[in-house]
RNA sequence: AAGCUACACUUGCUGAAUCCUGAAUUUUCCAGGUACGGAGGAACCACUAAGGGGUUAAUCCAUAUUGUCUAUGGUAGGGAACCUUCUAUCCCGAACCCGUCAGCUAACUUCGGAAGCAGAACAAGGAAGGAGUG
Numbered sequence: 001a002a003g004c005u006a007c008a009c010u011u012g013c014u015g016a017a018u019c020c021u022g023a024a025u026u027u028u029c030c031a032g033g034u035a036c037g038g039a040g041g042a043a044c045c046a047c048u049a050a051g052g053g054g055u056u057a058a059u060c061c062a063u064a065u066u067g068u069c070u071a072u073g074g075u076a077g078g079g080a081a082c083c084u085u086c087u088a089u090c091c092c093g094a095a096c097c098c099g100u101c102a103g104c105u106a107a108c109u110u111c112g113g114a115a116g117c118a119g120a121a122c123a124a125g126g127a128a129g130g131a132g133u134g
Base pairs, nucleotide, nucleotide: 007134008133009132010131012117013116014115019033020032021031022030036112037111038110039109040108045103051101052098053097054096055095060074061073062072063071064070077092078091079090080089082130083129084128085127086126087125
């Protein structure tokens, strides 16, 4: 140094949304990049009108209501602490945008790079395998 064995530890979460440089100078929030994400856009193939489409897990159904609003229940789908799978439990199942227009799509063009929340032992459970540190 490597390997093997044993024990302990890994503590934020959702999301693409982190990080760097410069300017300004402390009420000046600007500029350029970046991890990481989205859209448009040939051939070939595919599709065929009553509008249609995009981001996202966030679609759809039933009942109540005269109708609308609204409420309840369910559901496609999604999330939970080193990582993956199984199991279990607890939650989410919203919102916004384009504007008559867009299938896929090489070259190419273009945009975002936010916001919100949790916590003293918690289902941050259990099982199997794996990684790292001591």
RNAcentral holds the sequence, with entries from Ribocentre. The RNA shown here (c-di-AMP riboswitch aptamer (ydaO/yuaA leader)) has 134 nucleotides and comes from Sporanaerobacter acetigenes. Rfam family: c-di-AMP riboswitch aptamer (ydaO/yuaA leader). Its family is annotated with cyclic-di-AMP binding and regulation of gene expression in the Gene Ontology. NCBI's taxonomy places the organism under Bacteria, Bacillati, Bacillota, Tissierellia, Sporanaerobacter.